[in-house]
Molecule: Lysine riboswitch aptamer
Organism: chicken gut metagenome
RNA sequence: AAUAGAGGCGCGGCCGACAUCGGUAGCGCGUGGGAGCCCUUCACCGGGCUGUGACCGCGCGCGAAAGGGGAGGCCGCCGAAGCGCCGGGCCGGGUGAAGGGUGCGGGCGCUGGGCGUCGGGAGAACAUCCCGCCGACUGUCACGGCACAAGCCGUGGAGCGCUAUU
Numbered sequence: 001a002a003u004a005g006a007g008g009c010g011c012g013g014c015c016g017a018c019a020u021c022g023g024u025a026g027c028g029c030g031u032g033g034g035a036g037c038c039c040u041u042c043a044c045c046g047g048g049c050u051g052u053g054a055c056c057g058c059g060c061g062c063g064a065a066a067g068g069g070g071a072g073g074c075c076g077c078c079g080a081a082g083c084g085c086c087g088g089g090c091c092g093g094g095u096g097a098a099g100g101g102u103g104c105g106g107g108c109g110c111u112g113g114g115c116g117u118c119g120g121g122a123g124a125a126c127a128u129c130c131c132g133c134c135g136a137c138u139g140u141c142a143c144g145g146c147a148c149a150a151g152c153c154g155u156g157g158a159g160c161g162c163u164a165u166u
Stems, first nucleotide, its partner, number of pairs: 001166005008078001010077006018069001026062007036049004040098006081111006088104001089102003112138002115135002118132005140157007
């Protein structure tokens, strides 16, 4: 250097009944009300709705979707994967600024893994996901010790690692 493996509530993707979102958004009717309202915010422009009553509120009736979850199954795997920062692309009527979404790609960096308390972020949510400190557990190697041995104990490191073969 190449190939193949191991860690286990192991990682990720797809499908998925169903629950939640939520009796919410929206629509219809009635009513109050009365000139503005919408296209993310601001400025200018462009467009649409609105005295045949928009926007906003209340009552009655009907009543979602998306995102997230999801028993289990299938698929791809063991930097599996996740996260952070910096530029880029694409999306929202036009231009500019701000901001948001999208991993669609690039660069650099961090984390061996799962679990748990606490704290923080996202989220409608006590679901779930992400981040951080800490805690024990686990796998791996190194060092030291106890053992004929198998193995056990202690300390520590990190996957750019470890094991096997060529």